[in-house]
RNA sequence: AGAGUUUGAUCCUGGCUCAGGAUUAACGCUAGCGGCAGGCAUAAUACAUGCAAGUUGAACGAGAUUAGUUGUAGCAAUACGACUAUGAAAGUGGCGCACGGGUGCGUAACACGUAUGCAACCUGCCUCCAACUGGGGAAUAGCCUCUCGAAAGAGAGAUUAAUACCGCAUAACGUAGCUGGGCGACAUCGCUCGGCUACCAAAACUACGGUGGUUGGAGAUGGGCAUGCGCGACAUUAGCUUGUUGGUGAGGUAACGGCUCACCAAGGCUACGAUGUCUAGGGGGUCUGAGAGGAUGUCCCCCCACACUGGUACUGAGACACGGACCAGACUCCUACGGGAGGCAGCAGUAGGGAAUAUUGGUCAAUGGGCGAAAGCCUGAACCAGCCAUGCCGCGUGCAGGAUUAAGGCCCUACGGGUCGUAAACUGCUUUUAUACGGGAAGAAAUCCCGCUACGUGUAGCGGGUUGACGGUACCGUAAGAAUAAGGAUCGGCUAACUUCGUGCCAGCAGCCGCGGUAAUACGAAGGAUCCAAGCGUUGUCCGGAUUUACUGGGUUUAAAGGGUGCGUAGGCGGAUGAAUAAGUCAGUGGUGAAAGCUUGCAGCUUAACUGUAAAAUUGCCAUUGAAACUGUUCAUCUUGAGUGUGGUUGAGGUAGCUGGAAUAUAUCAUGUAGCGGUGAAAUGCUUAGAUAUGAUAUAGAACACCAAUUGCGAAGGCAGGCUACUAAACCAUUACUGACGCUGAGGCACGAAAGCGUGGGGAUCAAACAGGAUUAGAUACCCUGGUAGUCCACGCCCUAAACGUUGCAUACUCGACCUUAGCGAUAUAUUGUUAGGGUCUAAGCGAAAGCGUUAAGUAUGCCACCUGGGAAGUACGUUCGCAAGAAUGAAACUCAAAGGAAUUGACGGGGGCCCGCACAAGCGGAGGAGCAUGUGGUUUAAUUCGAUGAUACGCGAGGAACCUUACCUGGGCUUGAAUGUGAGUGACCGCUGCCGAAAGGUAGCUUUCCCGCAAGGGACACAAAACAAGGUGCUGCAUGGCUGUCGUCAGCUCGUGCCGUGAGGUGUUGGGUUAAGUCCCGCAACGAGCGCAACCCCUAUCUUUAGUUGCCAUCAGGUUAUGCUGGGGACUCUAAAGAGACUGCCUACGUAAGUAGUGAGGAAGGUGGGGAUGACGUCAAGUCAUCAUGGCCCUUACGUCCAGGGCUACACACGUGCUACAAUGCUCACCACAAAGGGUUGCAAUACAGCGAUGUAAAGCUAAUCCCUAAAAAGUGAGCUCAGUUCGGAUUGGAGUCUGCAAUUCGACUCCAUGAAGUUGGAUUCGCUAGUAAUCGGAUAUCAGCAACGAUCCGGUGAAUACGUUCCCGGGCCUUGUACACACCGCCCGUCAAGCCAUGGAAGCUGGGAGUGCCUGAAGUUCAUUACCGCAAGGAAUGACCUAGGGCAAUACUGGUGACUGGGGCUAAGUCGUAACAAGGUAACCGUACCGGAAGGUGUGGUUG
Repeated sequence: AGAGUUUGAUCCUGGCUCAGGAUUAACGCUAGCGGCAGGCAUAAUACAUGCAAGUUGAACGAGAUUAGUUGUAGCAAUACGACUAUGAAAGUGGCGCACGGGUGCGUAACACGUAUGCAACCUGCCUCCAACUGGGGAAUAGCCUCUCGAAAGAGAGAUUAAUACCGCAUAACGUAGCUGGGCGACAUCGCUCGGCUACCAAAACUACGGUGGUUGGAGAUGGGCAUGCGCGACAUUAGCUUGUUGGUGAGGUAACGGCUCACCAAGGCUACGAUGUCUAGGGGGUCUGAGAGGAUGUCCCCCCACACUGGUACUGAGACACGGACCAGACUCCUACGGGAGGCAGCAGUAGGGAAUAUUGGUCAAUGGGCGAAAGCCUGAACCAGCCAUGCCGCGUGCAGGAUUAAGGCCCUACGGGUCGUAAACUGCUUUUAUACGGGAAGAAAUCCCGCUACGUGUAGCGGGUUGACGGUACCGUAAGAAUAAGGAUCGGCUAACUUCGUGCCAGCAGCCGCGGUAAUACGAAGGAUCCAAGCGUUGUCCGGAUUUACUGGGUUUAAAGGGUGCGUAGGCGGAUGAAUAAGUCAGUGGUGAAAGCUUGCAGCUUAACUGUAAAAUUGCCAUUGAAACUGUUCAUCUUGAGUGUGGUUGAGGUAGCUGGAAUAUAUCAUGUAGCGGUGAAAUGCUUAGAUAUGAUAUAGAACACCAAUUGCGAAGGCAGGCUACUAAACCAUUACUGACGCUGAGGCACGAAAGCGUGGGGAUCAAACAGGAUUAGAUACCCUGGUAGUCCACGCCCUAAACGUUGCAUACUCGACCUUAGCGAUAUAUUGUUAGGGUCUAAGCGAAAGCGUUAAGUAUGCCACCUGGGAAGUACGUUCGCAAGAAUGAAACUCAAAGGAAUUGACGGGGGCCCGCACAAGCGGAGGAGCAUGUGGUUUAAUUCGAUGAUACGCGAGGAACCUUACCUGGGCUUGAAUGUGAGUGACCGCUGCCGAAAGGUAGCUUUCCCGCAAGGGACACAAAACAAGGUGCUGCAUGGCUGUCGUCAGCUCGUGCCGUGAGGUGUUGGGUUAAGUCCCGCAACGAGCGCAACCCCUAUCUUUAGUUGCCAUCAGGUUAUGCUGGGGACUCUAAAGAGACUGCCUACGUAAGUAGUGAGGAAGGUGGGGAUGACGUCAAGUCAUCAUGGCCCUUACGUCCAGGGCUACACACGUGCUACAAUGCUCACCACAAAGGGUUGCAAUACAGCGAUGUAAAGCUAAUCCCUAAAAAGUGAGCUCAGUUCGGAUUGGAGUCUGCAAUUCGACUCCAUGAAGUUGGAUUCGCUAGUAAUCGGAUAUCAGCAACGAUCCGGUGAAUACGUUCCCGGGCCUUGUACACACCGCCCGUCAAGCCAUGGAAGCUGGGAGUGCCUGAAGUUCAUUACCGCAAGGAAUGACCUAGGGCAAUACUGGUGACUGGGGCUAAGUCGUAACAAGGUAACCGUACCGGAAGGUGUGGUUG
């Protein structure tokens, strides 16, 4: 210090989450020791038991008991006396019990903190000073004797003491009153020196030293009261108050005071938040934080409050009293039922509650407290111990060496390697801790006792002695021995740490993002690793990160956020100069800011935590002295802010009245006749009763064409024919006047489009609702015909809009250019200056960007308003306003991890522009109808093996299923296996024969090598045991490689450097032309380059050269019936090698150029000559695990393998691709001509013969430019057929054959004879083709024994038609635009309805709580009053009055819980209906309002552009 998470990516806004620290904690797993600390946060719930406040005999009476001595009685035990000592329990008196200890209920308050004041006060014990302490009296508790009661307790009589109580004396410096002088202050007043009058004291004890007592003064300590400032939430709490506010008088108090009372006045508090409600002890401090802050108040310290709940007083120096009293109430206990007792929020402890918090311990040794002269007693204060890893701190669980890096686990590319791992074993060393044994503290100083010294048996000092709960603890020593001691969490990113197996959207994980649907580093386990460590994790809470409430330190055009606009109150802020002042401000000084804590230094426990000590700090408050710049205040002055005057100008500014023409509608009349109107097309509607159209006249209401504009005016809403009246404003010029009069503006007031409401008018047009007609699947819409509110006026409401510049108002400052409105100047009448407005572009700057940019969103100041994730929701409740509609104010529960802004790249659009393609059009020929072939679907089957499925599957894999192929089915066999490799060994194996068998196979027999070498041996070949490696056309093409299809032979796809941008990205590649082309040219912040295009390659078209065999034959020669047949030749054709050739090169036109055009020239060929090969980055999780390869999974006497037979050839049907046809441009027959390319020895086969033929027999030639396949066919010539189901067509079927092959039945092809089906040109629709193309004709080949080939692939022959053109359909390219899409429009997404779950509003009611009000009653108690009773009296008893806790009754307000039913809301993989929004979203969307509709929504009206 940051990180993750919105997107395809980016920047921003913005929330959520994490990493840190802390904790009175709890829970899970685990646990060796010690030190220091901490330990009911909940029920201020109820409490058994014990203890927590007594002490004093040196104040007093009395005196049990015990001991000793002794007397009497008695044998004695013993009893009763006396004396001495002891002095219990209880009592009177004194002091204490108001401290210490606990808790946090109440309290929002002078309770607390801080600082002041008391001239308005008190203070026991303590210290100092002064004075005094004389003399009397009457009782009472106790004790004793009785009475009542269960008890608690109460009562009567007699008697008694005091430092208990009461008079008397003395008395002031005391108190009170009157009064004189001086001094002081702060208003009432205070201090001091006097005078007079009145009143009030005391206690004794003694050891004789003293200790006590009384009065007064002073101090100290402790308290009381008052005040300034500080110190929670809610305004959906806005008004509160009658002792209330003040005065006078009185009472009361220690003291001031409405504290109380009587009277008088009517005040007091409040937006700077009264009152009310809710919550809460406050502070020092603690946690966190850089700080400012935020949160918190446990332990320790200070203060407050409380003591079962409420009230009350008494005593006392002090209480309205935790372990006192009285009363009321609730609860518990005892009881003889009559009545009594009690208060752990003291220490332990119990129950209960709770996630959760300890022992019914020891000691007064120390510290402190009470009493006492003291010893001492008391002390659950305190000091210690016990329990708990609750926290902090420290220590340990060993150290060194040791490698076959063992075994084992785990992983892997597995004869091996890696890792756990120097880890272990083993060797050496050490001994903290634990264990055992031994020693053993400090804390102790005092008091007290004894002795001594100094001054006076006391005080001070010295010496000795006495006293330890903790504790035989800390600590020290010795012994033996690695011996006694490691876990928890995590390992996808954030976040350090990775593999295997299991699981298979299951089980589960998860703080956020998110993992899991068969290869999970995310689940579970294991191995390994990482981080902490006697702990580790989880959960809760707080701060931080969060500048995410922003004082430090945020924002508001579009992300959340500027009020609809103005006027103006309070408030805030405010021009220039001078003077005064000193409130703010600044500086110095003083006081205070408790201690502890924090920080720093030093020191003590072995260290640390902890503790001690000193310093610093304590940012605050108060007082005082000074300064005077700034702010404030006061005074004086000024003119520039503001305003006024004077003179002009401008405008749809406002209000009222008058008035005009055009148009529309209606009415009447006239002309006139059949339609009009309306739409995409129609219909509803109007019209022969005369419409529409035309003309005339009249009436009505509303709106104002042209001017008109990027114009003008107004605060905004808004304002438009003309004229008049009234009225407001702005600007310019001038510089006469006032002299800061200003700015902003919470509340408040006024205005405020449209719609809407009320009353009364008006009603032409338009037009929600409504009706009808269309459209449609539907159409509660869009379109059409009608049409009512309304639209208009007057008056009164409503008060909202996308009321927008989505930009509050005011002032100042900060480059420019251009246009424009209104004025005023200058001038040379071109122009130009200036002021106030309205606009466009831009510098700096700002901004997330878009953009803004003197009309700021720049730089600053002042004031106001508003925002703080999305949804729920501008909803609910409450309140205010309104006639209503509704408006204003305005939440929460719950839910999500996003919602959002700007920009980028794509994709898409029923957006736009440009362009291309047999894309359309123009043509030619087909398909779709028939029969057959073939493939597919479906069905069937034991099996009909598998794959391919829009374009991009379907004559596809298959370029050839009778067996084989073959993967399928049935049956029969085999199990290291059918094949291959290594291979000990053998010398054969193979083969032949017999038997069984469908075969595979089994079984018996026979037969049995070669080469080198003398040999040994080696090699070849064959078989082959065991063993090791099998095998799988089983699954996954969504784990893959390779190959392929498609977009598409479309012109695109990118990179380097530079530049632009915060960035994603852009530029280049866009633009203007051009091209088949990102082809080229020009321009340009780009310059270059790559993959594609083109070219290079092949075939073909022309020519040349070279070379001539198997090809050719012009010339020469020979020869034949004939033929390059032969000699020969290289001319030609041809063959096959090398070249030439074509490049818009030339011309003309156009053009800057690229290039285009031309019936141009030349040329065999002309603008890529024609064709082929060649397929960019990528897309479709496209296809293929069955070509092959391959990860993982699966099978292993079978999912492997061998064999026989069957199947892949089935057949109601549907589709695709073809062939043959339907005929005369034809068919049949006869004659006759011209190719190219390819193949051939397991072959092609001439020729001859046989057969009608398929073919057979014999057989030349040919390993091929030589021989053969090989007949080319269409064409041409001639003849027949004459429009018919035919001399078309050939399916189907019967018969007879041929060939291949072990085999032709399922299931081959071909031949001959016979048979002669459908079909007469094919619906919607659809396919191919732009020239040697379509169409048509034949030839060849691969596969192959043969063939289902009509398929595929090549070859040549004959050989057209048409293209105006790019509007439309389809596909594609480029640019641009919009976007809420990015799985990318087969996208996204809205609302009703249905289902489940969740929280919540309303609600007849039901049921609680606290608070207040009124009335009745009213204990204890204070105060007051009082005739009867007692008392001589004082007085008492009793009664009454006032007040109050409590109780009762009544109505009300507030606030909870629950509630049949009901409202909307949220959430939930695959429900229903539509399709509202996003593209022009198919009717642009949205805002306000009104009406309507299953729903999204539609329509009207006004507004906005997002």